[in-house]
RNA sequence: UGAGGGAUCGUUCAGCGGCAGGACGGUGGGUUCUGGCCCCACAAACCUAGGUUCGAGUCCUAGUCCCUCAG
Numbered sequence: 001u002g003a004g005g006g007a008u009c010g011u012u013c014a015g016c017g018g019c020a021g022g023a024c025g026g027u028g029g030g031u032u033c034u035g036g037c038c039c040c041a042c043a044a045a046c047c048u049a050g051g052u053u054c055g056a057g058u059c060c061u062a063g064u065c066c067c068u069c070a071g
Base pairs, nucleotide, nucleotide: 001070002069003068004067005066006065007064010024011023012022013021018054026042027041028040029039030038047063048062049061050060051059
């Protein structure tokens, strides 16, 4: 430098253009003599800037960063 892939709660991983979800972690409660395990509830996120669309995490363009391959 070129090609391909990726960026989503604190972490990790999902997400046919139509309410952003799971697990772990966190907070509160239940259970327990106490703690743990277990059960219930709650909070918490779409890399940035544009575009298309009634509607974008998803499609298009540009950019930033990470990974792989080629030179």
Annotation: Predicted 3D model of a 71-nucleotide RNA (transfer RNA) from a Spirochaetota bacterium. Rfam family: tRNA. By type it is a transfer RNA. RNAcentral holds the sequence, with entries from ENA. Model confidence (mean pLDDT): 84 of 100. NCBI's taxonomy places the organism under Bacteria, Pseudomonadati, Spirochaetota.